């Protein structure tokens, strides 16, 4: 970067460099000179990996049982390592499906639900 999967309405920011933008995209709307984004530094979150403890189908050694060793799998945990993330619901809506109000007069305007895409992150793989 491409496939696949899972997550995405809960969580968790200070400083100091830096000097004007950011929140992918599009349209809204918001943050920003009482300092954007980028770096750095601390700090936390959170549990995807990894690690630990609990249980443990089920392989394996054994004639068997006991015992060993290994283990799909739930459960709970945040000391340590991997990455994430630390405004707003992925900030909202965009595609499709089923509602429910209003105006208008066959259009529009607001507004619940549901599902898909897109994006992000995370693992595995190429």
């Nucleotide at each position: 970067g491409a496939u696949u999967u899972a997550u995405a309405a809960a969580g968790a920011a200070g400083c100091g460099u830096g000097g004007a933008g950011a929140g992918a995209c599009a349209g809204g709307c918001u943050c920003g000179a009482u300092g954007a984004a980028a770096c750095g530094c601390u700090a936390g979150c959170a549990a995807c990996c990894c690690c630990u403890u609990c249980u443990a189908a089920c392989c394996g050694a054994u004639c068997a049982a006991a015992u060993c060793g290994g283990a799909a799998a739930g459960a709970a945990a945040a000391a340590a390592g991997g990455u994430g993330c630390u405004a707003a619901g992925u900030c909202c809506u965009g595609c499709c499906c089923c509602g429910a109000a209003g105006a208008a007069g066959g259009u529009c305007u607001u507004u619940g639900g549901g599902g898909a895409a897109c994006u992000a992150u995370a693992a595995a793989c190429c």